Description
Predicted 3D model of a 1444-nucleotide RNA (small-subunit ribosomal RNA) from an uncultured prokaryote. The coordinates come from a structure-prediction model, not an experiment, and the mean pLDDT is 81.
[in-house]
RNA sequence: AUGAACGCUAGCGGCAGGCCUAACACAUGCAAGUCGAGGGGUAACAGAGAAAGCUUGCUUUCUGCUGACGACCGGCGCACGGGUGCGUAACGCGUAUACAAUCUACCUCUAACUAAGGGAUAGCCCAGAGAAAUUUGGAUUAACACCUUAUAGUAUUACAUUUUCGCAUGUUUAUGUAAUUAAAACUCCGGUGGUUAGAGAUGAGUAUGCGUCCCAUUAGCUUGUUGAUAAGGUAACGGCUUACCAAGGCAACGAUGGGUAGGGGGCCUGAGAGGGUGAUCCCCCACACUGGUACUGAGACACGGACCAGACUCCUACGGGAGGCAGCAGUGAGGAAUAUUGGUCAAUGGACGAAAGUCUGAACCAGCCAUGCCGCGUGAAGGAUGAAUGCCCUACGGGUUGUAAACUUCUUUUAUAUAGGAAGAAACCUCUCUACGUGUAGAGAGUUGACGGUACUAUACGAAUAAGGACCGGCUAACUCCGUGCCAGCAGCCGCGGUAAUACGGAGGGUCCAAGCGUUAUCCGGAUUCAUUGGGUUUAAAGGGUGCGUAGGCGGAAUAAUAAGUCAGUGGUGAAAGCCUGCAGCUUAACUGUAGAACUGCCAUUGAUACUGUUAUUCUUGAGUCUAGUUGAAGUUGGCGGAAUACGACAUGUAGCGGUGAAAUGCAUAGAGAUGACAUAGAACACCGAUUGCGAAGGCAGCUCACUAAACCAAUACUGACGCUAAGGAACGAAAGCGUGGGGAGCGAACAGGAUUAGAUACCCUGGUAGUCCACGCCGUAAACGAUGAUCACUCGACAUGGCGAUAAACGGUCAGUGUCCUAGCGAAAGUGUUAAGUGAUCCACCUGGGGAGUACGGCCGCAAGGUUGAAACUCAAAGGAAUUGACGGGGGCCCGCACAAGCGGUGGAGCAUGUGGUUUAAUUCGAUGAUACGCGAGGAACCUUACCAGGGCUUAAAUGUAUUUUGACAGAUUGGGAAACCAGUCCUUCUUCGGACAAUUUGCAAGGUGCUGCAUGGUUGUCGUCAGCUCGUGCCGUGAGGUGUCGGGUUAAGUCCCAUAACGAGCGCAACCCCUACCCUUAGUUGCCAGCGGGAAUGUCGGGGACUCUAAGGAAACUGCCGGUGCAAACCGUGAGGAAGGUGGGGAUGACGUCAAAUCAUCACGGCCCUUACGUCCUGGGCUACACACGUGCUACAAUGGUGCAUACAGAGGGCAGCUACCUGGUGACAGGAUGCGAAUCUCAAAAACCUAUCUCAGUUCGGAUUGGAGUCUGCAACUCGACUCUAUGAAGCUGGAAUCGCUAGUAAUCGCAUAUCAGCCAUGAUGCGGUGAAUACGUUCCCGGGCCUUGUACACACCGCCCGUCAAGCCAUGGAAGCUGGGAGUACCUGAAGUUGGUGACCGUAAAGAGCUGCCUAGGGUAAAACUAGUAACUAGGGCUA
Repeated sequence: AUGAACGCUAGCGGCAGGCCUAACACAUGCAAGUCGAGGGGUAACAGAGAAAGCUUGCUUUCUGCUGACGACCGGCGCACGGGUGCGUAACGCGUAUACAAUCUACCUCUAACUAAGGGAUAGCCCAGAGAAAUUUGGAUUAACACCUUAUAGUAUUACAUUUUCGCAUGUUUAUGUAAUUAAAACUCCGGUGGUUAGAGAUGAGUAUGCGUCCCAUUAGCUUGUUGAUAAGGUAACGGCUUACCAAGGCAACGAUGGGUAGGGGGCCUGAGAGGGUGAUCCCCCACACUGGUACUGAGACACGGACCAGACUCCUACGGGAGGCAGCAGUGAGGAAUAUUGGUCAAUGGACGAAAGUCUGAACCAGCCAUGCCGCGUGAAGGAUGAAUGCCCUACGGGUUGUAAACUUCUUUUAUAUAGGAAGAAACCUCUCUACGUGUAGAGAGUUGACGGUACUAUACGAAUAAGGACCGGCUAACUCCGUGCCAGCAGCCGCGGUAAUACGGAGGGUCCAAGCGUUAUCCGGAUUCAUUGGGUUUAAAGGGUGCGUAGGCGGAAUAAUAAGUCAGUGGUGAAAGCCUGCAGCUUAACUGUAGAACUGCCAUUGAUACUGUUAUUCUUGAGUCUAGUUGAAGUUGGCGGAAUACGACAUGUAGCGGUGAAAUGCAUAGAGAUGACAUAGAACACCGAUUGCGAAGGCAGCUCACUAAACCAAUACUGACGCUAAGGAACGAAAGCGUGGGGAGCGAACAGGAUUAGAUACCCUGGUAGUCCACGCCGUAAACGAUGAUCACUCGACAUGGCGAUAAACGGUCAGUGUCCUAGCGAAAGUGUUAAGUGAUCCACCUGGGGAGUACGGCCGCAAGGUUGAAACUCAAAGGAAUUGACGGGGGCCCGCACAAGCGGUGGAGCAUGUGGUUUAAUUCGAUGAUACGCGAGGAACCUUACCAGGGCUUAAAUGUAUUUUGACAGAUUGGGAAACCAGUCCUUCUUCGGACAAUUUGCAAGGUGCUGCAUGGUUGUCGUCAGCUCGUGCCGUGAGGUGUCGGGUUAAGUCCCAUAACGAGCGCAACCCCUACCCUUAGUUGCCAGCGGGAAUGUCGGGGACUCUAAGGAAACUGCCGGUGCAAACCGUGAGGAAGGUGGGGAUGACGUCAAAUCAUCACGGCCCUUACGUCCUGGGCUACACACGUGCUACAAUGGUGCAUACAGAGGGCAGCUACCUGGUGACAGGAUGCGAAUCUCAAAAACCUAUCUCAGUUCGGAUUGGAGUCUGCAACUCGACUCUAUGAAGCUGGAAUCGCUAGUAAUCGCAUAUCAGCCAUGAUGCGGUGAAUACGUUCCCGGGCCUUGUACACACCGCCCGUCAAGCCAUGGAAGCUGGGAGUACCUGAAGUUGGUGACCGUAAAGAGCUGCCUAGGGUAAAACUAGUAACUAGGGCUA
């Protein structure tokens, strides 16, 4: 934007539009007639006259007498107007020309004429046939019907002479001769009509230039075809037709064939160029049920005419007939879809007529439809308590709906009612008058309106009669709540929905349009995404494998001519409408009128001549030729050579050879391999050799002869644009492969064997055929690559190299090459950069999202393999390029860590403890699950804890606060029931400053939940990891992501530090600052200490002392500071010095940005959801402690470095009043009974390994202690499920532990005890700390694991636990092949052949005109035949796409 449709909605008017589909079929009505002033006449109507009947004003009959007029003859019209778009790719249409090759009724003008005759025929009448349509015969009749004759030239034809014009064929004028053809009447006497000729106007016909869709998977087409001559035909030219002759004509600038389509003015879109379209209006064409044919006529091969054939429908008496809405209405059908079987000729126009007039579904109007465009309205002003409802938030106060409503005032378009009421009307005609000649012209009056009592106007009435649709995640204007829970659904693209959805559905609110709003469909735009304007081809799609060359395209310098292209002026045309501009008319607008502009085009003509073209004449610089040289793995053919290999035979010689990661197959005592000399064969040419050279590319390598080609260089001479590119074409073209014939040493697809492996149709090994080689012939493809077409010109530098010249080992020269780096520029970047991917020019080739697919079908080529050309359906929203940051790699480099290695000790085997899984159970509460769960939450489950189960209770309730009521108690003790909770009863029952306090009670408000979601969260925590990293500001680089800094060279434990540096600085981390520990000093000495002095039986016990130890405050000390070496420095090294300590001294606390949707809703907090006589709460008992089993973490052991007995020492750090307890007594002992000290540097818990000695003597033991019996102790309301400890008895497994695996680098491992928290007690062998004794080893970084930095590749980015390929299985979809089956259109051949034109013949009649019938040619249609093309379908089959 629309001729639209659909959904929801709808007040009015104006203007416009309205079967896009079935050119499907049509009931009914109407759409073309008119003229009596052409004619014969009189069926109907009216009048008049006459007659008859009588019912005296009616009926019947007669008369064409009059108005008129059915049917008929005749004239004109019916070829216009109206409809549709089937066909048509065409002179059909558009535009511009031509007709000297033509016609034209009615109309206008001019000239002339309009004479004499004749026979019929329709109608009417009579008689028939037929159901009907229709039709036959007879008699009679008219004309402006028809025929004959006369007259006629400026008519026509032919000939002769003459003349004008024209490019030509030709044409014009004049004269002469010959031949041929006309007419109709009517009249008021004016005329109308008719005939001939000329002219005009109008309309038509024909020809030509240019323009006019897609397919080349349509490449050749054509026989009346192309042309000539002659004839025929036509209004007219022409193969239009025929005869003869010639063999032409069209085509890559697209013939022929196929598909599709009416064309144009215009319309939509677009800045334009373009793209799409051809409804309404106008012009042209074509068609009228389908096909053919002619007639009449001025005009038709005729929409409402004819004939024939066909299909269909209808009537029928079955014999025959009728019909054609793509006219206006209307019907059925089709379809998403398109209207009334209306009014009028009032106006405009048309036909006929002298006219009145008649006809007119043309036209003008009305009806239906929001189909579109335009206009108007649905009220306006005031009105805040910002009312109420609704909705939302919430701190309970607010926000929004919202001036919105109510309410007050005002207005009345529109609707309704009443009244008035147009313009459109001018004519024709009638009457009157005027001017000149009864006619013409003019004036006046009268007459005529479908629309329509419509538009419009006035009055009345009262806000009264009138708002919806879509949307609200982004694009895109507009946001919240509830419901739902990957469901229901939405969706134009991206996408939304899995329990907090602005995206689904509803609501409130909002936004945009508005009598409409959305959706769907289609077209253009955006899309520079087919690029003329205006694109590309190294890597994104895209340069042909290469050169040669045809057509074509493009082309050096000078002069002259010409004027085709080009430019300018002028003339013609470019219909109207439309678009644009001005003005005007409807109240405005849409709409309409008028004037202008424009119509970018085509044609003609005149001029200009720079450029291009053409023609002519020149030129040498492009191109080429001649001469003399140089160069090379350039090509072809022949000859020759040595090394190596293999084979053969001989000799020497003996046990292996060969091969691999390791082996085996294989060869070898029948003598291999090795060695020597000999002989044969085929293939390839070491060194030179290169970043080299040559060639168009493929490609080319021993030496050499011959032939062929090329490039380059030097210097003349010559030709004179001879050039460049190159569609088709033809030539060359690696390897593999094919054919024929040779050859065959080595290598070696296939194949065989041996290995490897889960398998191994592979990689490795041993053999080995085709092939590789030669000759001839095919194939014609490669990552045929510089992934870069050819040619020409121009544009910064540096270095190297091949040829040449000249040489001094330099430097510089030259031309054509071969390379590397770089500037500008270009490029998306990577990169390229005189060998361009830069700047320009010419030509060719190629590209237009990925897949399907380089596939299918068709054509061409090939012996085949296959090649070349080359789609579509369907499917996806991407595929792709370059670069960036990460991550990853069985990539690389550097480095670190108890990571490996070197060691020590364990785990895994046994018994027990403990946790987990599983199983079981009424319940075995819940959580934690690789590292980073499993002696974890729990630092202490008998009850409690406790969350679980069974049973029994309670329902505002266990606690707290507040307000209120009442009381003086409550509590406690006790009794009964009960398992207890709880219920019932008894006893005892306040203080006070009188204000109240305290306690209980009643009621109300706030409950409670270890229920769910750690994937809604806070907080806390684990891990990477105490790893050295993670970032920022400014600057710089890059289009950008991003980079730089943070990289590089060193160094470090460290992004630690130094140097260098487009970076300079900074932050969080590292380090340091903090604590403990190691040495010393100062200060202070109680509960600690005791050297010296005194005392004591003895004990720091006492006097005393501060020296020491120690305690706890402060300080000092270590910084690579010093020395030597290395190094620029940082730093490193030294069994350096000094020092208590030496290179972060040892240990702790300290954990960057972040990762794992890691853990925890059961510590706590918290959003949402859920329960409320229960998922809350109380109680008793049980359970968390179960036990075929599996795993983790530990303890104790298996013994002599040991066990047991006796004796004797030495810690640190902690704890203690419901506590630790000395000491005494009792007990074998756990412990009990006394008693004392200590709220603790004072008292106490309180050491063991070690050491000394004795014994055991290698055993299931004097090892080991499980298990079990008995007897006890302690805690506690209570040790049955289910505590610890003691004594006695018992004395299990176990003799050092498979695969595998863990910890540890020094006061460490190992080993030995001690303490504490929790706690009535304790299942603690756990956890957290403390000290005692006290080792071994580290060559080193190849490997395993983890980590850091740099670099590299990447198709990964939920990031390798990634991504992803193919088969198979299942479903769906479209497609190819296919035995066959069914259609369609077109052509060919043959047969048949209607109507009809034309040719021939010609009955009857006849003067003639005419003419039945018969027949020839042609043709629509029909039939037959074969092949081709095309479409649909198909058993079966092939590949492709999609799906989890």
RNAcentral holds the sequence, with entries from ENA.